[in-house]
RNA sequence: AGUGAGGGGCGUCUGGUCGCAGGGCCGCGAGGCCCUGAGGAAAGUCCGGGCUCCGUAGGGCAGGGUGCCAGGUAACGCCUGGGCGCGUAAGGCGACGGCAAGUGCAACAGAAAGCAGACCGCCCCUGGAGGUUCACCUCCGACGAGGAGAGAUGCCUCUUAGAGGUAAGGGUGAAACGGUGCGGUAAGAGCGCACCAGCGUCGCUGGUAACAGCGGCGGCUAGGUAAACCCCACCCGGAGCAAGGUCCGAUAGGGAGACAGAGCUUGCCCGGCUCGCGAUGAUCUCCGGGUUGACCGCUCGAGGCGCCACGCGAGUGGCGCCCUAGAUAGAUGACCGGACGUCCGCAAGGACGACAGAACCCGGCUUAUAGCCCCUCCUGCAG
RNA sequence: GGGCGGUUAGCUCAGCGGGAGAGCACUCGCUUCACACGCGAGGGGUCGUAGGUUCAAAUCCUAUACCGCCCACCA
Numbered sequence: 001a002g003u004g005a006g007g008g009g010c011g012u013c014u015g016g017u018c019g020c021a022g023g024g025c026c027g028c029g030a031g032g033c034c035c036u037g038a039g040g041a042a043a044g045u046c047c048g049g050g051c052u053c054c055g056u057a058g059g060g061c062a063g064g065g066u067g068c069c070a071g072g073u074a075a076c077g078c079c080u081g082g083g084c085g086c087g088u089a090a091g092g093c094g095a096c097g098g099c100a101a102g103u104g105c106a107a108c109a110g111a112a113a114g115c116a117g118a119c120c121g122c123c124c125c126u127g128g129a130g131g132u133u134c135a136c137c138u139c140c141g142a143c144g145a146g147g148a149g150a151g152a153u154g155c156c157u158c159u160u161a162g163a164g165g166u167a168a169g170g171g172u173g174a175a176a177c178g179g180u181g182c183g184g185u186a187a188g189a190g191c192g193c194a195c196c197a198g199c200g201u202c203g204c205u206g207g208u209a210a211c212a213g214c215g216g217c218g219g220c221u222a223g224g225u226a227a228a229c230c231c232c233a234c235c236c237g238g239a240g241c242a243a244g245g246u247c248c249g250a251u252a253g254g255g256a257g258a259c260a261g262a263g264c265u266u267g268c269c270c271g272g273c274u275c276g277c278g279a280u281g282a283u284c285u286c287c288g289g290g291u292u293g294a295c296c297g298c299u300c301g302a303g304g305c306g307c308c309a310c311g312c313g314a315g316u317g318g319c320g321c322c323c324u325a326g327a328u329a330g331a332u333g334a335c336c337g338g339a340c341g342u343c344c345g346c347a348a349g350g351a352c353g354a355c356a357g358a359a360c361c362c363g364g365c366u367u368a369u370a371g372c373c374c375c376u377c378c379u380g381c382a383g
Numbered sequence: 384g385g386g387c388g389g390u391u392a393g394c395u396c397a398g399c400g401g402g403a404g405a406g407c408a409c410u411c412g413c414u415u416c417a418c419a420c421g422c423g424a425g426g427g428g429u430c431g432u433a434g435g436u437u438c439a440a441a442u443c444c445u446a447u448a449c450c451g452c453c454c455a456c457c458a
Stems, first nucleotide, its partner, number of pairs: 001379002004377007012339007020037007039355001043366002046364005051240004058270004063236005068082005083096001084094003097231002102229002104225002119170002121166003125162003128158005136147004178196006197221002199218008244296004254287005259281001261275004289457003303322008340353005384454007393407004401438001409425005431447005
């Protein structure tokens, strides 16, 4: 010096006037006085729990969720520590079990896309045509037979035909079945060998474990995709404070339908429970009627702060101190002045004050957030 | 406050891993004296936004924005 990395904190302050909500005290009452009164996210409602209710919540199937290992916790998909992989560093990121269980998918292009595949190329064989050489070739145990100067045989060549071999090379694709070299072969190929990379397996060592290191064996080379079905391991009853309870008031316990068995617990089965066995059903569904009241739940809680102990840490335990919003159409505000910060202006002065507002309560995650402060570290340059 | 659903062409919707579609509307042509109807052709898309998984995303996953629906008590 850096629009480098990581973490933590603050996120306007203050005086006056008027006003609002809750609690306490005083007053017969009207009212008066005092105290307290938004957040780090109160948000999204994405997870987890407490709490409450649901005619038990028990089993199985289905369904949903999570997914390296260990620990923390009331619990978690969170946090901490570790392992592995990627990254120049600080450090960051990782839905990070399984595709060498099974099934599926891969458009287009390409010859071939899943126990691969032969388009070009390379090679062998049998033919054909041409050139060249110049006398043999085939069958048979043998005798012999047949073919051959109208060209046997060998060699060479081909815009050539057929049958095969070959994955080294070309080209297509997101992806083409380890890499390099030597040998080998008709040409080739893990076909063989050496080294390297990866995988599996066995043993030893370290570690609670994930895993790491070393050595042996196996040519094993096994592609991608599980935020595809699925397999494996573990977890999950449902609904939610408009839960739910008490009291007061009002109204038509009115109408229609379902059912001998019905209904409920999540979709199904078993099991369980409730009511009932013909309607005077605490049953279910729909329509209709009445109310828009009071109180409880409601805020003291896995609570906050400080110290000590244990632990690398998340955290746990002990002791001490503190009480810190509870509305129900929903309070937490408005105006004036000062300070601070940012911007504009030469100046006088002016404008603005991030995101955002509790609703049963906690633990997390995620998202929004002007500006300021602090700590640790990295890289480069200079001394 | 709590619980759900949706967003694809101007409008209403389908599509749920490989080519973005249908009906109505719009434009042009034919038809008609002219208009409507009808026939034929055509144009028009950040698939709400951002990131991820995948060779490939409207589609699968995550976050976010916007819109809509339902839930009170009593006998």